The prediction has a mean pLDDT of 81. Predicted 3D model of a 91-nucleotide RNA (Glycine riboswitch aptamer) from Thermaerobacillus caldiproteolyticus.
RNA sequence: AUGAGAACAAGGGGAGAGACUACGUUGAUGUAGCGCCGAAGGAGCAAGCGGAAGACGCGAAUCUCUCAGGCAAAAAGACUCUUGUUUGACG
Numbered sequence: 001a002u003g004a005g006a007a008c009a010a011g012g013g014g015a016g017a018g019a020c021u022a023c024g025u026u027g028a029u030g031u032a033g034c035g036c037c038g039a040a041g042g043a044g045c046a047a048g049c050g051g052a053a054g055a056c057g058c059g060a061a062u063c064u065c066u067c068a069g070g071c072a073a074a075a076a077g078a079c080u081c082u083u084g085u086u087u088g089a090c091g
Base pairs, nucleotide, nucleotide: 005087006086007085008084009083010082011081012080013079018034020033021032022031023030035071036070037069041067042065043064044063048058049057050056
């Protein structure tokens, strides 16, 4: 000094699904009931690898489950873009 990639921070974009019913309440929040969504988080697993082994273990997700969360707006939101800081493969 080039700066792949990684981490952190800030800002932007960001889907889906009942403003459901009853009671109380201006509404949100509360209690009960039914119906849904998947992209916070969580859980599960294939190939493959290890293993003498059909045991057992490791093993990903935007897949599956829906515990949690969500189903007007707000908030949240995987992922992604920009900027900044740090580190740093390769040359």